RNA sequence: CAAGUAGAAUAAAUGAUCGCGGCUGACGGAGUAUCCGUCAGGUGAGGAAAGUCCGGGCUUCACAGGGCAGGAUGCCGGAUAACGUCCGGUGGAGGUGACUCCAAGGAUAGUGCAACAGAAAUAAACCGCCCCGGGAACGGGGUAAGGGUGGAAAGGCAGUGUAAGAGGCUACCGCCUGCACGGUAACGGGCAGGGCAUAUGUAAACCCCAUCCGAAGCAAGACCAAACAGAAAGCGUUUAAAGCCGGCCCGGCCAGCUUUCAGGUAGGUCGCUUGAGGCUGCUGGCAACAGCAGUCCUAGAUAGAUGAUCAUUCACGACAUAACCCGGCUUAUCGUUCUGCUUGCUUU
Numbered sequence: 001c002a003a004g005u006a007g008a009a010u011a012a013a014u015g016a017u018c019g020c021g022g023c024u025g026a027c028g029g030a031g032u033a034u035c036c037g038u039c040a041g042g043u044g045a046g047g048a049a050a051g052u053c054c055g056g057g058c059u060u061c062a063c064a065g066g067g068c069a070g071g072a073u074g075c076c077g078g079a080u081a082a083c084g085u086c087c088g089g090u091g092g093a094g095g096u097g098a099c100u101c102c103a104a105g106g107a108u109a110g111u112g113c114a115a116c117a118g119a120a121a122u123a124a125a126c127c128g129c130c131c132c133g134g135g136a137a138c139g140g141g142g143u144a145a146g147g148g149u150g151g152a153a154a155g156g157c158a159g160u161g162u163a164a165g166a167g168g169c170u171a172c173c174g175c176c177u178g179c180a181c182g183g184u185a186a187c188g189g190g191c192a193g194g195g196c197a198u199a200u201g202u203a204a205a206c207c208c209c210a211u212c213c214g215a216a217g218c219a220a221g222a223c224c225a226a227a228c229a230g231a232a233a234g235c236g237u238u239u240a241a242a243g244c245c246g247g248c249c250c251g252g253c254c255a256g257c258u259u260u261c262a263g264g265u266a267g268g269u270c271g272c273u274u275g276a277g278g279c280u281g282c283u284g285g286c287a288a289c290a291g292c293a294g295u296c297c298u299a300g301a302u303a304g305a306u307g308a309u310c311a312u313u314c315a316c317g318a319c320a321u322a323a324c325c326c327g328g329c330u331u332a333u334c335g336u337u338c339u340g341c342u343u344g345c346u347u348u
Base pairs, nucleotide, nucleotide: 001344002343003342004341005340006339007338008337009336010335012313013312014311015310016309017308018307020044021043023041024040025039026038027037028036029035030034046319050330051329053328054327055326056325057324058217059216060215061214070213071212072211073210074209075089076088077087078086079085090104091102092101093100094099105208106207110206111205112202113201114200126147127146128143129142130141131140132139133138155173156172158170159169160168174196175194176193177192178191179190181188182187221270222269223268224267228263230261231260232259233258234257235256243253244252245251277296278295279294280293281292282291283290284289314317
C1' cells in the first nucleotide's frame, strides 16, 4: 500500500424569530375533584423509539399437593432479576489465515416418509466371477471383491484365505463395551476386549426422554366524584319548614326537603417515569459481570407536543418518531471516524 476480519463511536453544526407539549415562579380569573389565561425562566425522541419475537419488574384474579392437555428449551461451566440472551470452553463444519457458523439429547421404544433411476431401498444376483451338468444354447448352485443405478447398496483399506468369495481370519483406521489417568464438566489422549445382525437417511415428521412454564395485561389497576337508582335518621305535609321571587319585611309559588351512609356514570387524580438508571475512576474476574467511591437527573402526552421560516458553513444529510418500565433478539439504515488482528506485495 492492497485485500480481508472482529469491534467501537457518531447519526450535519451554530444563531435568530414564531408555534406546540410538560415543569417552575409571579399575576389574574372561575370554584366538585380541580381547572383556565397572561408573562418570565428552563426543558422536550432513537440507535434502532420499529417488529411485538423472548425474559423480568409492576398490577388484578386464581392457587393444599399432584396429574392431564398445551407450549418452550435441549453439549458443558459460568453471568444475570430472568431469558430462547450473553461470556468462556468442548465437539463438528468452512476458511491459507485473522475469524465465522451449528436447535449439538434419542434412529437397538414404536409409527410414518424416501420421487426418479436401479435386478434389488431394508429388500437383494442385472452384468461379472467361480463350481456342477450339458456338444452348444442354456439350466442348477455359490459369491456383495469388481461393474452399473442412486443422496444412500450390509464399516474402510491392505493382506491371508478360497473353486470364486466373505471380519471367515490378521494388522492399521473407524465403531461398540470396559478400565484407569487428566479435566469442575462437556470431553481428551491411552490400554484391554468385542468381528461389528449394533445392517441407509430423516426427530426444523409424529414420537420418546429430561428441564422449565398459573392466567390476563397500564384500555393492568387504585382513589376522588357532578348526574342518577338505594338505605337510615331528622324536619314538614289545614296555618309552608327548607327553597325560589336580586338584600330585609309583607305577600305569592311549590309537598316534599335536609343530613349521613353505601354504590357509581361523565369527568378528574394517581399509576407515570429516580431506575436491576447513566457517566468517570478504582478493585476482583480470561470474559459476561460484580463490588466500592464520586458525580448527573435527561420527555411523560391522553386525540395525543418536538414543527416552520431566515442567515452562515459543510462531507448536502439514511432508516425512522416515545405512550407503564427494563434486559435481550431480529429487522431497516446515507455516510464518516477510530482500534485490534490476518494475508499478500513493496521499500528500508
Model confidence (mean pLDDT): 76 of 100. This is a predicted structure of a 348-nucleotide RNA (Bacterial RNase P class A) from a Lachnospiraceae bacterium. The gene name in the source record is rnpB. The same sequence occurs in records of 2 taxa. The organism belongs to Lachnospiraceae, within Bacteria. Its Rfam family is "Bacterial RNase P class A". The family's RNA type in Rfam is ribozyme. The sequence is in RNAcentral, with records from ENA.